A computed fold for a 103-nucleotide RNA from Colwellia sp. 12G3, annotated as c-di-GMP-I riboswitch aptamer. The model forms 100% of the base pairs in the Rfam consensus. It was read from a public genome assembly, where an Rfam model found it. Taxonomically the source falls in Colwellia (Bacteria, Pseudomonadati, Pseudomonadota, Gammaproteobacteria).
RNA sequence: ACAAAGAAAAGGCAAAGCACGUGAAAAUGUGUUACGCAAAACCACCGGUCUAAGGGUUUAAUUGAAGUAUUUCAAUUUUAUCUAUGAUAGCGGAGUCACCUCG
Numbered sequence: 001a002c003a004a005a006g007a008a009a010a011g012g013c014a015a016a017g018c019a020c021g022u023g024a025a026a027a028u029g030u031g032u033u034a035c036g037c038a039a040a041a042c043c044a045c046c047g048g049u050c051u052a053a054g055g056g057u058u059u060a061a062u063u064g065a066a067g068u069a070u071u072u073c074a075a076u077u078u079u080a081u082c083u084a085u086g087a088u089a090g091c092g093g094a095g096u097c098a099c100c101u102c103g
Stems, first nucleotide, its partner, number of pairs: 005101002012037002017032006035090001041096002045093003048088003054083004060077007
């Protein structure tokens, strides 16, 4: 110096809740407060998970148009479902940087 490990010391971060904000939502920012964390530092590359504004499909209703009629088309509202370009680093992996040393 590097790798592994985590007794001790100096420190560090900050869960949930609450307050105020941002966002369609998931979630997130600041403050307070600590559940915990040896990378709970950074990073959305991979997987997982969350959300669904927008878009696709779909249920039902209303209105309008076409038509001899069964019906068809469009718009609005509504039901369900799919989808990330959104989120999550304190879900896991990969990558990058890093304090200390009884052993």